[in-house]
Context: one part of a larger RNA
């Protein structure tokens, strides 16, 4: 001088974009943040219809099985100096659900299960028996190659149905090949500080069988060797998520890794594994510690490092707002639901930009204040006074952009006939967010302040204080004429700010 996710002290007018728990990965009241699908099932409340009434029809809340999501989005850096991260390779050592593509199939049977209906059990969460029924839920059989073993003779491996008047043809299901995408493994190089840490290791290092994974591999187990790192720092110990990248600097280089993105690890602490294409899963499961909470004391329940919000500790850091109209995700054929992701308002001058707080004329150089050689000098065109203008604010009025669509309706046109795709025309639908904007109103009115003036270093006098009281980044100022303290005037820097502190270059 330039920076900061900044504090802190004074002051404070308006907008725009950005950015705010950096300390206790401490502890959490209360709402919300992952559901959706009735074109996969069975069943059915209220209510309406019809019926004297039994009881039929329509309707479909809730709740159940069933699918598919839930490993994605969000959050945070504890822990990890390499089972991380960068780069550049490798996988003939692998796996991939939804999606594209190409080939084939989709045959014939079973018994159960919640939900429901009796009867219990418990203070609660919850749970037991009995009867009964459904499926795109379970099973068993046929069928089988371009799959998989394979001693090449052979041998296993599948499947579901929905809509709909009508399915090879529209939703799916099944099995194989191929692509996409996403992941897992392996290898080189790099990758902070410490020798007042020098030896360090028995699944260790290798090998041979096996076991075990999607998959190589002491990953594992049993035998066999005795090996393997290591001063080009092993081993230990501090520290620490790491990269694109910020920040400074002419540049080398040094500090930094906040917001945004890849990546990696974590989810109250610490173990385990189920389910699945994928997880050893943040708002699943199972144990065990701590710790809070209910209790009828047997016995349960819970995890905000999700979005708000409290408590604590701290110099210190926001709303218990609106919407799903946009994008973008997860179900659905759709219509559409869900979504504290997201897009928008609220809060802090936290930070950059940007307006504004008037503009012209005006000398009797007005009072007032301040100094004074008492003659005057400045404050000073600066007020008053006269003209003009309307940014911003203010009340009132209008009014885009972002909405493209999908999907409806209705018309043409292609695709084999089609309930289906695709093209194109037109018409109406969709905005949370006092939007940007623009009119015309009134009227200088509602908007200036901080530090500093002995030198560095722009800017001085007067009084008061008398080594006191205080100033101070370095030098040093004060002990009775203080440009250095405190004030007053006038003066200089920057101005919605200015200084102060703390880091870093």
């Nucleotide at each position: 001088g330039a920076a900061u996710g900044a504090a802190c002290g004074u002051u404070g007018g308006c907008g725009g974009c950005g950015u705010g728990g950096a300390u206790u990965a401490g502890g959490c009241a209360u709402g919300c943040a992952a559901g959706u699908c009735g074109a996969g099932c069975g069943a059915g409340a209220a209510c309406c219809c019809c019926g004297c009434a039994a009881g039929g029809g329509g309707g479909g809340a809730c709740a159940g099985c069933g699918g598919c999501g839930a490993a994605a989005g969000g959050g945070a850096c504890a822990g990890u100096a390499a089972u991380g991260u960068g780069u550049a390779g490798a996988u003939c050592a692998u796996c991939u659900g939804c999606c594209c593509u190409c080939a084939g199939g989709u045959c014939c049977g079973g018994g159960a299960u919640a939900g429901c209906u009796g009867c219990g059990g418990g203070a609660a969460a919850c749970u037991g028996c009995a009867g009964g029924u459904a499926a795109u839920a379970c099973c068993g059989g046929a069928u089988a190659a371009u799959a998989u073993c394979u001693c090449c003779g052979g041998a296993u491996c599948a499947a579901a149905g929905g809509u709909g008047u009508g399915a090879u043809u529209c939703c799916g299901c099944c099995u194989g090949g191929g692509g996409a995408u996403g992941a897992g493994u392996c290898u080189a190089c790099a990758u902070c500080c410490u020798a007042u840490u020098a030896g360090c290791u028995a699944g260790u290092u290798g090998g041979u069988a096996g076991g075990g994974u999607a998959a190589c591999g002491g990953c594992c187990u049993a035998c066999c060797a005795a090996g393997g790192c290591a001063a080009u720092g092993a081993u230990g110990g501090g520290u620490a998520g790491c990269g694109g990248g910020u920040g400074u600097g002419a540049g080398a280089g040094c500090a930094c890794g906040a917001c945004c993105c890849g990546c990696g690890u974590c989810a109250u602490u610490g173990g385990g594994a189920c389910u699945g294409a994928g997880a050893c899963a943040c708002u699943g499961c199972c144990c065990a510690g701590a710790c809070a909470c209910c209790u009828a004391c047997g016995g349960g329940u819970g995890g905000c490092u999700g979005c708000a919000g409290u408590c604590g500790a701290g110099a210190a850091u926001c709303u218990u707002c609106g919407g799903c109209a946009a994008u973008g995700g997860g179900c659905g054929c759709a219509a559409g639901c869900c979504u504290g992701a997201c897009c928008g308002a609220g809060c802090g001058a936290c930070g950059c930009c940007g307006c504004g707080u008037g503009c012209g004329g005006g000398a009797u150089g007005a009072a007032g204040g301040c100094c004074u050689u008492c003659g005057g000098g400045u404050u000073g065109u600066a007020a008053g006074c006269c003209g003009c203008u309307g940014u911003c604010a203010g009340a009132g009025g209008g009014g885009a952009u972002g909405a493209a669509a999908u999907g409806c309706a209705u018309g043409g046109g292609a695709g084999u006939u089609a309930u289906c795709u695709c093209c194109u025309a037109u018409g109406g639908u969709u905005g949370a967010g006092c939007u940007a904007u623009c009119c015309g109103c009134a009227g200088a009115g509602g908007a200036a302040g901080u530090c500093c003036g002995g030198g560095c270093u722009a800017a001085g006098u007067u009084c008061g204080u008398g080594c006191c009281a205080g100033c101070a980044g370095c030098c040093g100022c004060g002990g009775u004429a203080a440009c250095a303290c405190g004030a007053a005037c006038g003066g200089g820097a920057c101005g919605a700010a200015c200084g102060u502190u703390a880091u870093u270059c």